[in-house]
């Protein structure tokens, strides 16, 4: 310095789940809570892959003279996730 992880020391993060907020939604910020993590820290157009479908497009029904507007169904990210996988940094030291 590289690579590796102890029933090791020091600190730390907080899944499911309930509340309250924000969101169309995935999701997200608080507060309880611990399933777990040695990177569960950082990075989400310009690395893979995973939710969501407002606007929008088409499609079917349905009110209606028509314009329009309701429902469902499909495309779709411009919105989303680092505790999938990658990448950047980085605490400790038994074997």
């Nucleotide at each position: 310095g590289u690579a590796c992880g102890a029933c090791a020391a020091u600190a730390g993060c907080a899944a499911a789940u309930c509340c309250a907020c924000u969101g169309a939604a995935a999701a997200g910020u608080g507060g309880a809570g611990a399933c777990g993590c040695a990177a569960a820290a950082c990075u989400a157009c310009a690395g893979g892959g995973g939710c969501u479908a407002a606007u929008g497009c088409g499609g079917a029904u349905c009110u209606u003279c028509c314009c329009a507007g309701g429902u469902c169904c499909g495309c779709g990210a411009u919105g989303c996730c680092a505790g999938c996988c990658a990448g950047u940094u980085g605490c400790c030291g038994a074997a």
The RNA shown here (c-di-GMP-I riboswitch aptamer) has 95 nucleotides.